Transfer RNA, 73 nucleotides, folded computationally. Rfam family: tRNA. It is annotated as a transfer RNA. RNAcentral holds the sequence, with entries from ENA. The coordinates come from a structure-prediction model, not an experiment, and the mean pLDDT is 81.
[in-house]
């Protein structure tokens, strides 16, 4: 310098051939228990690494870029 993937809730990941973003585990608040934990209810909490672009609509398709992990030369 080049080419491949991955970048999505505090962690770990799912989203598949664009349609308005979920699931473990953790938080939080009740509830049970004489307390804890266990167990059962409800709940917060992301705008998707960043910025543009197609598009009526993008995590999800393209472009530049920042980071990681390989590989090439």
């Nucleotide at each position: 310098g080049c080419c491949u993937u991955c970048g999505u809730a505090g962690c770990u990941c799912a989203g598949c051939u664009g349609g308005u973003a979920g699931a473990g585990c953790g938080c939080u608040u009740c509830c049970c228990u004489c307390g804890u934990a266990a167990g059962g209810a409800a709940g917060a909490g992301g705008u998707g690494g960043c910025a543009g672009g197609u598009u009526c609509a993008a995590g999800u398709c393209c472009u530049g870029u920042c980071g990681a992990a390989g590989g090439c030369u």